The RNA shown here (Glycine riboswitch aptamer) has 85 nucleotides and comes from Litoreibacter roseus. The sequence was found by an Rfam model in a public genome assembly. Rfam family: Glycine riboswitch aptamer. The literature on the family includes a 2004 paper in Science by Mandal et al., "A glycine-dependent riboswitch that uses cooperative binding to control gene expression".
[in-house]
RNA sequence: ACAUCGAUGUCGGGAGAACCAGACAACUGGUGCCGAAGGAGCAACCGCCUCGGAAACUCUCAGGCCAAAGGACCGACAUAGCUGA
Numbered sequence: 001a002c003a004u005c006g007a008u009g010u011c012g013g014g015a016g017a018a019c020c021a022g023a024c025a026a027c028u029g030g031u032g033c034c035g036a037a038g039g040a041g042c043a044a045c046c047g048c049c050u051c052g053g054a055a056a057c058u059c060u061c062a063g064g065c066c067a068a069a070g071g072a073c074c075g076a077c078a079u080a081g082c083u084g085a
Base pairs, nucleotide, nucleotide: 002084003083005081007079008078009077010076011075012074013073018031019030020029021028022027032065033064034063038061039059040058041057045053046052047051
């Protein structure tokens, strides 16, 4: 120098779901809704198997329902690292 893997960062893509009232928005109240930050639950399955790890499924605590922001996940690049060779 190379490859896989995860981590971090940058760039690009990135869904869903409302209305009423109070002064558009923010905020407040009421009712309803969404699931792809996070969180929790069950579980196929996996493992070092007396115990653990586990979803895009489920629940909506949180978050969200003009836009913006955020956004699981995908792609590219970069940085250092484990492992391999």